Description
The prediction has a mean pLDDT of 83. Predicted 3D model of a 1502-nucleotide RNA (small-subunit ribosomal RNA) from a metagenome. It matches the Rfam family "Bacterial small subunit ribosomal RNA".
RNA sequence: AGGGUUUGAUCCUGGCUCAGAAUGAACGUUGGCGGCGUGGAUUAGGCAUGCAAGUCGAGCGAUAACCCGGCAGUGGAGGCUUCGGCCAAAGCGGCUGGGGGACAGCGGCGAAAGGGAGAGUAACGCGUGGACUACCUACCCCCGGGUUCGGGAUAGCGGCGGGAAACUGCCGGUAAUACCGGAUAAUGUCUCCGGACCAAAGGUGCUUCUGCCUGGGGACGGGUCCGCGUCCUAUUAGCUUGUUGGUGGGGUAACGGCCUACCAAGGCUUCGAUGGGUACCGGGUGUGAGAGCAUGGCCCGGCUCACUGGGACUGAGACACUGCCCAGACACCUACGGGUGGCUGCAGUCGAGAAUCUUCGGCAAUGAGCGAAAGCUUGGCCGAGCGACGCCGCGUGCGGGAUGAAGGCCUUCGGGUUGUAAACCGCUGUCAGAGGGGAUGAAAUUCACGGAGCUUGACUUCGUGUUUGACAAAGCCUCAGAGGAAGGGCGGGCUAAGUUCGUGCCAGCAGCCGCGGUAAGACGAACCGCCCGAACGUUAUUCGGAAUCACUGGGCUUAAAGGGUGCGUAGGCGGCCCGGUAAGUUGGGUGUGAAAGCCCUCGGCUCAACCGAGGAACUGCGCCCAAUACUGUCGGGCUUGAGGGAGAUAGGGGUGAGCGGAACUUAGGGUGGAGCGGUGAAAUGCGUUGAUAUCCUAAGGAACACCGAUGGCGAAAGCAGCUCACUGGAUCUCUUCUGACGCUGAGGCACGAAAGCCAGGGGAGCGAACGGGAUUAGAUACCCCGGUAGUCCUGGCUGUAAACGAUGAGCACUAGGUUGGAGGCCCCCCCAUAGGUUUCCGACCGGAGCGAAAGUGUUAAGUGCUCCGCCUGGGGAGUAUGGUCGCAAGGCUGAAACUCAAAGGAAUUGACGGGGGCUCACACAAGCGGUGGAGGAUGUGGCUUAAUUCGAGGCUACGCGAAGAACCUUAUCCUGGUCUUAACUAUGUUGGGAAUCCGCCUGAAAGGGAGGAGUGCCCUUCGGGGAGCCCAUCAAUAGGUGCUGCAUGGCUGUCGUCAGCUCGUGUCGUGGGAUGUCGGGUUAAGUCCCUUAACGAGCGAAACCCUUGUCCUUAGUUGCCAGCGGGUAAUGCCGGGGACUCUAGGGAGACUGCCGGUGUUAAACCGGAGGAAGGUGGGGAUGACGUCAAGUCCUCAUGGCCUUUAUGGCCAGGGCUGCACACGUCCUACAAUGGCGCGGACAAAGGGAAGCCAACCCGCGAGGGGGAGCAAAUCCCAAAAAUCGCGCCUCAGUUCGGAUUGCAGGCUGCAACUCGCCUGCAUGUAGCUGGAAUCGCUAGUAAUCGCCGGUCAGCAUACGGCGGUGAAUGUGUUCCUGAGCCUUGUACACACCGCCCGUCAAGCCACGAAAGUGGGGGGGGCGUAAAGUCGCCGAGCCAACCCGCAAGGGAGGCAGGUGCCUAGCGUCAACUCCGCGAUUGGGACUAAGUCGUAACAAGGUA
Repeated sequence: AGGGUUUGAUCCUGGCUCAGAAUGAACGUUGGCGGCGUGGAUUAGGCAUGCAAGUCGAGCGAUAACCCGGCAGUGGAGGCUUCGGCCAAAGCGGCUGGGGGACAGCGGCGAAAGGGAGAGUAACGCGUGGACUACCUACCCCCGGGUUCGGGAUAGCGGCGGGAAACUGCCGGUAAUACCGGAUAAUGUCUCCGGACCAAAGGUGCUUCUGCCUGGGGACGGGUCCGCGUCCUAUUAGCUUGUUGGUGGGGUAACGGCCUACCAAGGCUUCGAUGGGUACCGGGUGUGAGAGCAUGGCCCGGCUCACUGGGACUGAGACACUGCCCAGACACCUACGGGUGGCUGCAGUCGAGAAUCUUCGGCAAUGAGCGAAAGCUUGGCCGAGCGACGCCGCGUGCGGGAUGAAGGCCUUCGGGUUGUAAACCGCUGUCAGAGGGGAUGAAAUUCACGGAGCUUGACUUCGUGUUUGACAAAGCCUCAGAGGAAGGGCGGGCUAAGUUCGUGCCAGCAGCCGCGGUAAGACGAACCGCCCGAACGUUAUUCGGAAUCACUGGGCUUAAAGGGUGCGUAGGCGGCCCGGUAAGUUGGGUGUGAAAGCCCUCGGCUCAACCGAGGAACUGCGCCCAAUACUGUCGGGCUUGAGGGAGAUAGGGGUGAGCGGAACUUAGGGUGGAGCGGUGAAAUGCGUUGAUAUCCUAAGGAACACCGAUGGCGAAAGCAGCUCACUGGAUCUCUUCUGACGCUGAGGCACGAAAGCCAGGGGAGCGAACGGGAUUAGAUACCCCGGUAGUCCUGGCUGUAAACGAUGAGCACUAGGUUGGAGGCCCCCCCAUAGGUUUCCGACCGGAGCGAAAGUGUUAAGUGCUCCGCCUGGGGAGUAUGGUCGCAAGGCUGAAACUCAAAGGAAUUGACGGGGGCUCACACAAGCGGUGGAGGAUGUGGCUUAAUUCGAGGCUACGCGAAGAACCUUAUCCUGGUCUUAACUAUGUUGGGAAUCCGCCUGAAAGGGAGGAGUGCCCUUCGGGGAGCCCAUCAAUAGGUGCUGCAUGGCUGUCGUCAGCUCGUGUCGUGGGAUGUCGGGUUAAGUCCCUUAACGAGCGAAACCCUUGUCCUUAGUUGCCAGCGGGUAAUGCCGGGGACUCUAGGGAGACUGCCGGUGUUAAACCGGAGGAAGGUGGGGAUGACGUCAAGUCCUCAUGGCCUUUAUGGCCAGGGCUGCACACGUCCUACAAUGGCGCGGACAAAGGGAAGCCAACCCGCGAGGGGGAGCAAAUCCCAAAAAUCGCGCCUCAGUUCGGAUUGCAGGCUGCAACUCGCCUGCAUGUAGCUGGAAUCGCUAGUAAUCGCCGGUCAGCAUACGGCGGUGAAUGUGUUCCUGAGCCUUGUACACACCGCCCGUCAAGCCACGAAAGUGGGGGGGGCGUAAAGUCGCCGAGCCAACCCGCAAGGGAGGCAGGUGCCUAGCGUCAACUCCGCGAUUGGGACUAAGUCGUAACAAGGUA
């Protein structure tokens, strides 16, 4: 950084798609270790169980176990004893004091933090910057002051009850740092400035400490207000009644409609209110060059929520996640009476889901709560576990090792590759494993002792010793051993990496283009390779690429896109000069922009990830100072923008009224007399009741010829006879006035062709619909005859057009030339014309520039500025739905699902056209003869058959492959028999044998079987060995007319002997390409000439080659014979000759060379001369680039596939010849230009040895016999025939015609039955010139006549050649066919046998409508109303204070009641969204359905 994909190719537009990075991921395959992170994104769905908030005894009462003490009792060891008794320990239990500390209680603090989640919220919620003279703040810090005297209760507890439980009632009694009263009272509060009012708590303990109260300040934390910023939707445009403001009151910590009463009628909104949808916000994160876009998981800050909804209480703080009350849903317990619960804390479970973990350890660290502290608590936290979920690191070994092992794969069979890879040898020891020991996370901890300080202690501090690790475990040492550790994806292009096999549009692949229908680098497998690597792929999503929403950074003539036009509101933008201000703007300073993150530097884990420190950055916002060019704003001025004034002018500008002529139609009348009209041709129609035609008259409606134009006017739509009236705009000139008054213009308003609608008129012509006639397969069309609405007028509506210059408006600038319209001025003495100049309007050409190109080009699509409108792939669709307008038709606004990989623009090369121009061809025409009809021959189709082998299929298959099927040929043709390394080629192993020859049996033959003869050549050591051949065997192999001509070579046909097809260099074009090769002439020709950004060249054409036509020369045998000679019945028969013919070698000749004319002084053409031949003399061979996937695998060759006791080989017989029929090509005819008979002439070119065959003989003949000659200018085939002469036939199914059939023969051949040819005799069909249609031929041609050859044993009407006789017509290019060049159109490029449209039929998909139906959402009205605050009542109840001796009363409070508000519930009517829905509508898609032919060419009616 780009790439793929629209085309035959090109450029452009434009979408789709890929490569990158990323993720809280998931899925598939695979999986060694570690570090650091991270992990319920879906159902804010439901939850079992455990834990997650306690702590303080230094606030209080009481107190179990236990310990200590005391008192009395009991007890009695033991002692003493005067024996009466006394003393008396342990133990026991009771009381009491202390210690102790469990459970519970009162009280204090905490529980509002921490932790979780993102449902709600589009909001002052968040972010940022400010404000609070409108606020609060427990614990903490600092400062000032105070801490007095009293009182009454109540838990716990005891007793008695209720209840299943949860829980709870009554009585008695008790403590406090719980509660209450009094005192004191300012620096506090209130205040009318006089004054009034307000507090406290102690504990330990013996003097301090810590508490408590009050006031001020701080810190921390919060509350409130404001500026700015913060998604989509106008198919949501109006919203609002506590609403906006005021006053009084209430309420709050505090301002405030926060609440209430009254008053006013405001407030918000196109700068988007209200409504709907979606969504926590930010720091940041991902991506990106950036600007942006997307996102908000972990971490941090804020907000909000805690089963759903409502509510308050307590408190410094809550309307409170693990508090309370109520309602609801759900779940659980229940004794049915009633209760209980809230994991969006940590684990865990179910459900749903593609998907997200352990019911772990510890308070060791860090932090939090309580406590003076020890300490306790802490699912915060620290750790461990699980998951490759992510990032990072490490390893799976290292070195040597070629016979390049085996195996695999490929192979051109040589080899290559896997591959130093392995084996093997040597070495090392990371990670994992085992054992040992263990740094560090731990200190500002605890405790003890000692010291120091001072306020001498429940203080502070220092030292020493001591104590505390849940978890992790680095590094180190030892051991063993290469031992335990590699996969995934991909390999057609994009995109790095290919071969073989399998499969055969199947199975499958695919991100896009696209692969697969028998040779698949794209499917599957194998081998090999490529890329990553403990991962690799896939899917999903985001950004990127995408400048494909374009701020940076796009467009709108034709690709999507300029509003139909104007006026104009808001808005945006705005001329020159001066001054003020300083909002924008700029500079500087300053505050803030949390931390983390990103970036830089340094540092710590061996490195990295990760972490620590510092810096930078945070592009923003606020404040201060300064500047003043520009913008804004205020003030003053100016005239060039704009407007006004005066004078003049052009015009189909508009509206209304009037007038006019031509034409038309109708009516009346006249003339006239048979048709008219209409068309491609007709018909319908009109006409003897008199049309058409023509004349006169009248009426009517509509439109205004000529002028007229590339011309004028208008904003556009549009405007055309003439006149008048009214009226809009424009231009020119003067430069007189105003002084920026301007431009654009979302909404809005007005105008707006045609058609259409409503009402009323009018109606000649034209003319949808409709009727008729034609055309046609049909013809609801095109053509014709009619004809209603309409077209016209008045009034109203509609509001659209290819409303187009497919080009919005305005201003300015940027070469020219030509021209039209309306004016002015100048020059020339004047006038006119010409000329110059200037302003406005309209055209054409064109430079630069622009543009994809076409093109545009001062009338921009150039260069700039301002404003508006519009576009963002094609289809679906300008459709649906909603809204709105309209009488309706319909208009405006205007989607989505789904589907496609394109749709498109311009230009290029072709091809094509029922486009054009030029030209050619037996293409037509002119002409001659045929085919199509008959019989036959032959080929083909079809049918038949056991088989009728196969191929060829418009021209370019069909007398073609076949230049010759009785067997053979001949084939996977059929039936049957038979062989299996083979009929043939080549090689080897093993064994045997010479080779070879001979007959025999069987058989249809092939084949099968048995037997005999025979022993060779080379070497030899005499044993044997070897070569060749044969047999058997085995092995690779042979063989195949089996398949694929769409895998191929070669060969061939055709366009077409048409004149074309290309290249190099140059030039032009972004490019495909163009030019050359076009144009003007000319030619058979791209033949030649001229012109020319082309100049040359190649393949074709031509020429060269063969043949034929004339002459010359050379040479004369087998050819020839003029002259000479000889000879014969006759013959070049002989001698001889080369003259002639001829033969076959060489050469000459023809070149538009010459003349005249035409033409451009050319090429060339026309005419002529000469010449055997004249403009290529005739004919042949020769066939450019290419086309038809043309033909041929059955000529041959050949890849692949198939077959191998058969699809190969051999053999016999049959078939290829089969016959209702159809077609092609021919033969013979239909006759007298003929037939038959007789007679007599004249060729050319060929063939001949397994051959041609003479004479002669036989036979009517085919033929037979016979045998001469000839490997051929010698002999033979061989008779040429038509022709000519004579005769007969006389128009007839014949003396035409010969099919068919019978009989008799001949020939070839092993063999003529199927199935040959020929002969003779007999037979004698059809056929009397051929429908539609169609073929050949332009001169030695057609036509006609025979001859020869190849093939071949035989078989020719076929084929290939040869000569004989020998015409007619045309000199043109309108038409048919084909072809060439130029040009034009194109939606074709498989190229018109193209493309392509719509209905119908079938399948499938999504969507709309639909009677209705189901559900969701947000509000509203009415009813009812829990809990609760507040207000009121409060006869019941009440300890503290007051009065009172008391009883009692008062103050105050409570229960209870009630009112306002109100969650919820009920109900009602609307709104809105989603789903379903019989049926219905169109739409999309789908190899081969139906009907037509609409479009693309003039697409056949543009």